[in-house]
Context: one part of a larger RNA
RNA sequence: UUGGGCGUAAAGCGUCUGUAGGUGGUUUCAAAAGUCUUCUGUUCAAUGUCAUGGCUCAACCAUGAACUAGCAGUUGAAACUCUGAGACUUGAGUAGAAAAGAGGCGAGGGGAAUUCCCAGUGGAGCGGUGAAAUGCGUAGAGAUUGGGAAGAACACCGAUUGCGAAAGCACCUCGCUGGGUUCAUACUGACACUGAGAGACGAAAGCUAAGGGAGUGAAUAGGAUUAGAUACCCUAGUAAUCUUAGCCGUCAACGAUGAAAACUAGGUGUUGGGCUUUUCAAAAGUUCAGUGCCGCAGCUAACGCGUUAAGUUUUCCGCCUGGGGAGUACGCUCGCAAGGGUGAAACUC
Numbered sequence: 001u002u003g004g005g006c007g008u009a010a011a012g013c014g015u016c017u018g019u020a021g022g023u024g025g026u027u028u029c030a031a032a033a034g035u036c037u038u039c040u041g042u043u044c045a046a047u048g049u050c051a052u053g054g055c056u057c058a059a060c061c062a063u064g065a066a067c068u069a070g071c072a073g074u075u076g077a078a079a080c081u082c083u084g085a086g087a088c089u090u091g092a093g094u095a096g097a098a099a100a101g102a103g104g105c106g107a108g109g110g111g112a113a114u115u116c117c118c119a120g121u122g123g124a125g126c127g128g129u130g131a132a133a134u135g136c137g138u139a140g141a142g143a144u145u146g147g148g149a150a151g152a153a154c155a156c157c158g159a160u161u162g163c164g165a166a167a168g169c170a171c172c173u174c175g176c177u178g179g180g181u182u183c184a185u186a187c188u189g190a191c192a193c194u195g196a197g198a199g200a201c202g203a204a205a206g207c208u209a210a211g212g213g214a215g216u217g218a219a220u221a222g223g224a225u226u227a228g229a230u231a232c233c234c235u236a237g238u239a240a241u242c243u244u245a246g247c248c249g250u251c252a253a254c255g256a257u258g259a260a261a262a263c264u265a266g267g268u269g270u271u272g273g274g275c276u277u278u279u280c281a282a283a284a285g286u287u288c289a290g291u292g293c294c295g296c297a298g299c300u301a302a303c304g305c306g307u308u309a310a311g312u313u314u315u316c317c318g319c320c321u322g323g324g325g326a327g328u329a330c331g332c333u334c335g336c337a338a339g340g341g342u343g344a345a346a347c348u349c
Stems, first nucleotide, its partner, number of pairs: 004320003007303002012317001014201004021194003025088006033081002035077002039073005049065006091191001092188004096183003103177007110154001114150008125136002162169002206247006215241002220236004258316006266294011298305002322349003331342004
């Protein structure tokens, strides 16, 4: 390489948009590039295969033939693919109506709690732990009442819920705005799928600048524990956590399961719609789109998966090829840095 694979054994890019490329619905006509076919030439000889013959046989040698396949030309075929012209509506999309949603961005507002400050009452402890101590407190703490300030997060509702491409998104109101779903008709008429490069987004931590800083809290300090204790426990506490602008680009970025399409028993919950029945509900039936559980066939090494497939098929992309060395070295590239991306070998088992 061929092949075989990628939920858990090595292996699905974190997610999306999309260029080239690859692939592509139904149907008519044409053409004949692919495809199939006729014939000719050529593909030196030798070797190989088959047949016959010659050395006593064989090896060996001689003669003849043929298969297969390539290339060039040539005669035809038209099912399939391609190409050209035309048509269609089921894929895809647009218009209309309806309802749902923690989808995004911005602005304004709210209450509980916490800490701090001021004032009143009060007078000896508080706090903390397995037990203590460090710590706070007669310069009046803790407790309690009233007032004020600040920052961060939004109890209950809340769910096996919903939305979003993923990361993620939850107090309330307003403004702007993206996407999806359902319904019936009209319109466009394959406009589609995937997607190397490329681009965009991307938790937390971290970085730069300016703010902010209540609580929590790496580092750090002290108290304990202990043989020791650079820890677990306690008392403090800086960065950080928050906002704005920019960078970083990683994760058990997980469903450890790429995207799209078709087909293949059911049962039972639940979310958002439509339809039927019913007196309006409710309930029931049915049909789309999600989201769970169980389960037939089938698959699987087993576990398990099972119409939301890991079943049966097709298209396209990514990735794997024993463990360690190693996601390291070197080179290149990105980054302010931290580091990221790409990514070996010797050697060893």
Molecule: small-subunit ribosomal RNA, central domain
Organism: uncultured organism